[in-house]
Order: sequence, then C1' cells, then structure tokens
RNA sequence: CCGGAUGGGUAAUCGCUCGAUCGAGGUUCGAUCGAGAGGAAAGUCCGGUCUCCAUAGGGCAGCAUGCCGGCUAACGGCCGGGGGGAUUCGCCCAAAGCGGAUUCUACGGAAAGUGCCACAGAAAAUAUACCGCCCGGUUUCGGGUAAGGGUGAAAUGGUGCGGUAAGAGCGCACCGCGGCGGGAGCAAUCCGCGCCGGCAGGGCAAACCCCAUGCGGAGCAAGACCAAAUAGGGGAGGAGGAGCUGCCCGCUCCGCUCGACUUCCGGGUAGGUCGCUCGAGCCGUUCAGCAAUGAUCGGCCUAGAGGAAUGAUUACCGCCCACAAGGGUACAGAAACCGGCUUAUAAUCCGG
RNA sequence: GCCGGGGUCGCCUUCUGGUCGAGGGCCCCUGUCCUACAAACAGGUGCAGUAGAGUUCGAUCCUCUACCCCGGUACCA
Repeated sequence: CCGGAUGGGUAAUCGCUCGAUCGAGGUUCGAUCGAGAGGAAAGUCCGGUCUCCAUAGGGCAGCAUGCCGGCUAACGGCCGGGGGGAUUCGCCCAAAGCGGAUUCUACGGAAAGUGCCACAGAAAAUAUACCGCCCGGUUUCGGGUAAGGGUGAAAUGGUGCGGUAAGAGCGCACCGCGGCGGGAGCAAUCCGCGCCGGCAGGGCAAACCCCAUGCGGAGCAAGACCAAAUAGGGGAGGAGGAGCUGCCCGCUCCGCUCGACUUCCGGGUAGGUCGCUCGAGCCGUUCAGCAAUGAUCGGCCUAGAGGAAUGAUUACCGCCCACAAGGGUACAGAAACCGGCUUAUAAUCCGG
Repeated sequence: GCCGGGGUCGCCUUCUGGUCGAGGGCCCCUGUCCUACAAACAGGUGCAGUAGAGUUCGAUCCUCUACCCCGGUACCA
C1' cells in the first nucleotide's frame, strides 16, 4: 500500500418501548419473565418487492445503458475474460520491440450528417507551400518537389534499397493498415498463416447526433378500514375538470345554470387499527464452479416505535495519551422492506 | 419519502471550453483638496471559481462523486 474481519466487556441501581403470563381495573396501572440500532441504520446514486392508478393502450418527445461471457428476482452491481493506457523490472550497447508484476479503464459508431479545434504555423482538413532542394531564365520570376528545417497537443504511415534534375508508395523488401479466406475460442478477440489492395486520407461523440437495448406513472404521507367533526355555508370566476408528471390521440369518471372545477372569506378533523416485519432471512456442514454464485442438509427467530423507545449514573477490567494526578475510548443512530454503489470511521486482528 | 434550483473576491454580480494573471460595482489602501473629517478627483493593491477525480492538447464551463444552501409537496367540506 492492497484485500478481508471485528467495531469494547462484566456487574449493580433507576428509567423507556414492545411482547407473553398473572392481578387489579376498565382501555389505564402494577408484578414477573423475555427482547430491544449499524457496518455503514447515512447520502438517496441505481435496481427490485409491495400498494394504488384503464390490469396500463398508440405515436412523438424524454431518460438511462453501451467490448464479450457468466451470476442474479433485478441492476448502471458483482465475477471471469479480451482490447487499450500508465508505472516498474528483465532480455537488450541504446532505442524500438517482447515478456513478467502492479494498477487504471463511461471501451458501440468519426468511410451517415452537422459542428468545434485558441495561440503559433504556409496550411487544422474539398486543401495547401514559409525556409529549403532541383530545373530554366539570371534583380525580384516561372515550373517541379514534399526528402530536410520550422510551428503546434495534433501535419496524409515507418525503416532500408532502388530510382530521379531534385524528390515522392514512383517501384521493391520488411513492419504497420484495410478487405477476403483459413485456424483457435461460446464470444469479445487473437495468429511468426495465405491471397489481394499502395493505403482507403488527424482529433473530439463526458459536442449535437446516429445505431442497438431497456423504461407506463406515483410512492407506506403508497393504500385499506373504523371513529370523530361540520355551516356539504357565503362572495367572485366558471365550461370544462380529474385519473395521466411534457405534447397529441384514445379510454373511464364528474360536470355544462339544480353548475364540476378554481380562488377568497369563514369552519372542522388533525384520533385509532391494519399495511409492519418470517424474509430474494441469519448461522454452520457437504457438493458443483477459477470466481461471482447456486444446490443440499441441519439449526435459529434476531427492534417494530410512531413528533418517534433503544437511555443515565456508579464500580472494575481492556485499549490510547500521561512520571503521576487525571483525561479520552472512533464514525455514527432504525422509520414499509430487501440487493448493490458511494461516503464517514479511533483501535485491533488475519492474509498478500 | 418524492421533486426542483443553486454554490465565483469580505458583499452583489458578468463570463461561460482557449488570448499572459477571470472582468465590473460596493469595500480596502495611498495621494491631492481641507484646520480636521466626509464627499469629490487621481492612482493602486489585495481578496475569487465549494472539494476531489475523470474527459480533453487545454475545464469556472462538460461528466461523476462528496459537502453545503434554498424552495415545493399531506386530510374533510
């Protein structure tokens, strides 16, 4: 540095919440017994369960994801693999290249289109020529060239030989690139493989966009039941309003002067029960798998409050600071419930 | 619980992929004027992108994560 685990202990007294039993009593009180925060309960960044809304329909818009395979209820998560980058070590005179280790990776498309690329530079992408080089003429000029120099983050492939007036894939060999085929692999992809093509012409898509895939919406204040209460009142507007979050269509319900709905004034309830915790649950064995994970068997029940309990004091021990007296003991606290991610975290232990 | 908006000198704000050092006003400092102070005028300096990563040649701006602030949203009639 990386990965994993634990997250102070015991006892006494006084309290709080819930459950069971008993007693009083009439919805409260008392006694006994039992249980009572986390690895993140946090942020609310993703995915689900559940509930309701048309059993949820069509189009556009919008949002999210983006190498391949697997796991999973699902995922933007996890595991394994591939490609690419960085650091370091070795081979090596050095560079390049190859190999090992560690680590990172939002990694579809730039030959669909549009857009942007400051300064510098001749030129920032249909191209073009500042210095230079070569040829002709000899004060500037005309033509050829893209080897070399220079600018920049980025300049139309690299090395060598031939070739040429000088040069240039102009030709050739090797490397690189693209296409087709062959082989390995489920695939991404890879190759001391074969053939063809002188080379298709910079970067940015965390710019618009294109392609593929997925997404109906709202959220336990969801939602259901009971009880209580009232003036279902008054004024103004009013033909539309609500389910259905942006638009259009479609469906259903309410309403169109006995008036839905909006707004102002005035008024009332702001109580109880369920949802609510047994669940993709926890611990251990064995087996399959590289792993994530799955299967099997055995055992266990582990907060359910609700303006919100889980606390306070004392003693001893553990750990840290200190000679001692003494001080400190992290981050933090459930709110319908799960699976992840991210962030905070004293101290200790294990592995590399 | 759900949804939306925003963090720039001490305060208010402009700019938004590029020209050294992000501009302006109030503030602050110095000088002139005045007996002195204020005002005015002249000049100057200081003080900034909430933090950390990433994309890019280059980030205040784009993306992600964290932190902080602000606003909206419950019943009956």